[in-house]
Context: one part of a larger RNA
RNA sequence: CGUUAGAGUAUUGCGAGGAUCUCUUCUUAGUACGAGAGGACCGGAAGAGACGUACCUCUGGUGUACCAGUUAUUGUGCCAACAGUAGACGCUGGGUAGCCAUGUAUGGUAAGGAUAACCGCUGAAAGCAUCUAAGCGGGAAGCCAACCUCAAGAUGAGUACUCUUACCAUCAUUGAAUGGUUAAGGUCACGGCAAGACGAGCCGUUUGAUAGGUAUCAAGUGUACGUACAGUAAUGUAUUUAGCUGAGAUAUACUAAUAGACCGAAUG
Numbered sequence: 001c002g003u004u005a006g007a008g009u010a011u012u013g014c015g016a017g018g019a020u021c022u023c024u025u026c027u028u029a030g031u032a033c034g035a036g037a038g039g040a041c042c043g044g045a046a047g048a049g050a051c052g053u054a055c056c057u058c059u060g061g062u063g064u065a066c067c068a069g070u071u072a073u074u075g076u077g078c079c080a081a082c083a084g085u086a087g088a089c090g091c092u093g094g095g096u097a098g099c100c101a102u103g104u105a106u107g108g109u110a111a112g113g114a115u116a117a118c119c120g121c122u123g124a125a126a127g128c129a130u131c132u133a134a135g136c137g138g139g140a141a142g143c144c145a146a147c148c149u150c151a152a153g154a155u156g157a158g159u160a161c162u163c164u165u166a167c168c169a170u171c172a173u174u175g176a177a178u179g180g181u182u183a184a185g186g187u188c189a190c191g192g193c194a195a196g197a198c199g200a201g202c203c204g205u206u207u208g209a210u211a212g213g214u215a216u217c218a219a220g221u222g223u224a225c226g227u228a229c230a231g232u233a234a235u236g237u238a239u240u241u242a243g244c245u246g247a248g249a250u251a252u253a254c255u256a257a258u259a260g261a262c263c264g265a266a267u268g
Stems, first nucleotide, its partner, number of pairs: 001153001005164007015150004021049007033038001051107005059101004066094005071086006112144002118138004166181005171175001185263004189205005210256003213252005219245003226239005
C1' cells in the first nucleotide's frame, strides 16, 4: 500500500515444511520343512541404539566477585579487622536463578486409498490355451492422505461474531469533492518481561504489585566481628547451625509507571 467504511477477537486451509529409522531377545516352536546338520513364514510380547522435540523435579556442568579458605605484596598510623593488585576471577573449595546434557519426559506404530515389480479370477481374438484385448482382484520402507508446525499478499486477498458508523467548514465545479474534529480502536510516551540484534511479541501504567526498595522465607556458603574463657604460643571453645548473600517465592505503594500527545469512519 492492497484486501471496496473503520476496528477488535476467533477461525477455515490453497499451499509449504518437518517427521517417516534400525536392531536384539522371548513366544508361537526346536513346530512346518529336512535323512541329518540345521531350521522358518504368519502372528503375539518385551527391550535397546541412533535421531528429533520439550523441559530443569532429579543427576551433574557452567554460574568473572554469592559465601568461605589461603600465598605474596601495598595501603587504611600500629595491633586486630579490612580494602587493592597478582588474568581480561591471584589461587583453591563450594554454589541460587538462568543457560545446558551426560539428566528427565516424549515421538516414529496401527488403521485408509491408488499403484510398481510380481501373483491371480473370468475370458476371447485363435472351438484349445492364455492375468488382458473388454471386465474384476491381491500386492511395497516407495506415492496420496493420515501425524506435527506454519499458513488468506491464497491479489483467487476467504469465514464467523462483536464494536463504532457521528460533527463542522469550504465551493465559478454540490461531488464516490476538498479540508478539519472525533467514535470504536490504535500508536507514541512511561514501568517492564520466562519476548528480544533493532523493529516485533507479551504484560502493566495509581480503579496499580509492572520494576526497584523493604520485610519474611527458600536457597547458597559454613559458624562472622567483638568479647569472655583455656593455652607460653600457634590455636581452640562459648556466645553461634552464626554472619553474609546476584538473579528465586510471598507480602508491602516506600520510589518510579507522572503529565500527556497524536492517528483514526464511505471507497473508484
Large-subunit ribosomal RNA, domain VI from a seawater metagenome, 268 nucleotides, folded computationally.
Its Rfam family is "Bacterial large subunit ribosomal RNA".
RNAcentral holds the full RNA, with entries from SILVA.
Its mean pLDDT, the model's own confidence on a scale to 100, is 87.